[in-house]
């Protein structure tokens, strides 16, 4: 160089056009003499960035930047 997966919460990932959730953490709260450990709540998000297509894009098209993996 060129093919190809990938990028959404702090951390692993869901979600394939129609209200962005789920486990973990992180915060209060009940329980205990006290801590963990269960239990119930709650806080966090310009869906990597930039156009386009659609009434309506996290998804669909393009570029462009990062990261894994293949090929000269």
């Nucleotide at each position: 160089g060129c093919c190809u997966c990938u990028g959404u919460a702090g951390c692993u990932c869901a979600g394939u056009g129609g209200u962005a959730g789920a486990g973990c953490a992180a915060u209060g709260g009940u329980u205990u003499u006290g801590u963990a450990a269960a239990c119930c709540a709650u806080u966090g998000g310009u869906c990597g960035c930039a156009a386009g297509u659609u009434c309506g894009a996290a998804u669909c098209u393009u570029g462009u930047c990062g990261g894994g993996g293949g090929c000269u």
Predicted 3D model of a 72-nucleotide RNA (transfer RNA) from a Candidatus Nanopelagicaceae bacterium.
Lineage of the source: Bacteria > Bacillati > Actinomycetota > Candidatus Nanopelagicales > Candidatus Nanopelagicaceae.
The RNAcentral record of the sequence draws on ENA.
The coordinates come from a structure-prediction model, not an experiment, and the mean pLDDT is 81.
Its Rfam family is "tRNA". By type it is a transfer RNA.